[in-house]
Context: one part of a larger RNA
RNA sequence: CACGGCUAAGGAACUCGGCAAAUUGAUCUCGUAACUUCGGGAGAAGAGAUACCUACCCAGUGAUGGGAGGUCGCAGAGAAUAGGUCCAGGCAACUGUUUAACAAAAACACAGGGCACUGCUAAAUCGUGAGAUUAGGUAUAGUGCCUGACACCUGCCCGGUGCUGGAAGGUUAAGGGAGGGGGUCAGCCGCAAGGUGAAGCUCUUGACUGAAGCCCCAGUAAACGGCGGCCGUAACGAUAACGGUCCUAAGGUAGCGAAAUUCCUUGUCGGGUAAGUUCCGACCUGCACGAAUGGUGUAAUGAUCUGGACACUGUCUCGGCCGUGAGCUCG
Numbered sequence: 001c002a003c004g005g006c007u008a009a010g011g012a013a014c015u016c017g018g019c020a021a022a023u024u025g026a027u028c029u030c031g032u033a034a035c036u037u038c039g040g041g042a043g044a045a046g047a048g049a050u051a052c053c054u055a056c057c058c059a060g061u062g063a064u065g066g067g068a069g070g071u072c073g074c075a076g077a078g079a080a081u082a083g084g085u086c087c088a089g090g091c092a093a094c095u096g097u098u099u100a101a102c103a104a105a106a107a108c109a110c111a112g113g114g115c116a117c118u119g120c121u122a123a124a125u126c127g128u129g130a131g132a133u134u135a136g137g138u139a140u141a142g143u144g145c146c147u148g149a150c151a152c153c154u155g156c157c158c159g160g161u162g163c164u165g166g167a168a169g170g171u172u173a174a175g176g177g178a179g180g181g182g183g184u185c186a187g188c189c190g191c192a193a194g195g196u197g198a199a200g201c202u203c204u205u206g207a208c209u210g211a212a213g214c215c216c217c218a219g220u221a222a223a224c225g226g227c228g229g230c231c232g233u234a235a236c237g238a239u240a241a242c243g244g245u246c247c248u249a250a251g252g253u254a255g256c257g258a259a260a261u262u263c264c265u266u267g268u269c270g271g272g273u274a275a276g277u278u279c280c281g282a283c284c285u286g287c288a289c290g291a292a293u294g295g296u297g298u299a300a301u302g303a304u305c306u307g308g309a310c311a312c313u314g315u316c317u318c319g320g321c322c323g324u325g326a327g328c329u330c331g
Stems, first nucleotide, its partner, number of pairs: 001325007009317002013315001018312001026050005035040001037149001051071004056067004072076001084310007091302002096108002112147007124133003150297004155227003160224002162220005169215003175209002179205006187196003228246005255289001256286001267283005
């Protein structure tokens, strides 16, 4: 040093934090709160009993059980195996799943809710394709996306982006193509140089025609998303139900709120402590909550996170002793 056992008095003073350890522990009887989705919570909590003997009493056919009386020890679930408990809050409804070998969670999943697509040779996906999965299924089905039990709810904005629908007008490709221009050349003109030049071939230009898309017009937010500023005003002061004004597509509704969100901040008040940057209850001045990127509650559940209490303890005051092993020294 490692592992294990004991420890006076105190009992969390330790520490980021009761980490670790200790406590509790079985069976029977009694007893058991808030809350609750009436199932739970609950083994709540908290008490008591437990060995052995008997020829006595009771019940039973009996095994045996109950009673009464008695015996021994410090100790009777005599050793071993065998929940510590309670209060309050955050998050997630729950059982489940996960980073094989640093993360088990508040993350994922979930039943439930919603939207969109899809009429079957379905949509979606894989494959160049034939074809295959979906599915030998058929809208009470399948696929994609979001939310996440349950309860109460889910406000306003369609201006932007997306999606869906529309088709009058504008724009617009290949293709088609009237017409124009150039080259070549038979012919013609010319003494010549040269000029002109039909058809054909060829180069080029090009009116007009020409779909979807885009522009445009509507709808749609449990689609992506968004949800204001300034000034004034009430019998002291303060505040502003009220008024004015500017801007906007619309200006955040209910509920919640210093919060897993609050910078200032250890906000202020109350509670708990002798003393509390944490915790609980309020307030609202929300730097920068807010309604299926769901809002607010919620019994039960959790090797979850946070605060408190009882019990208990070598965590500590503060150390000590013992055992086993390792190591060291000697042999």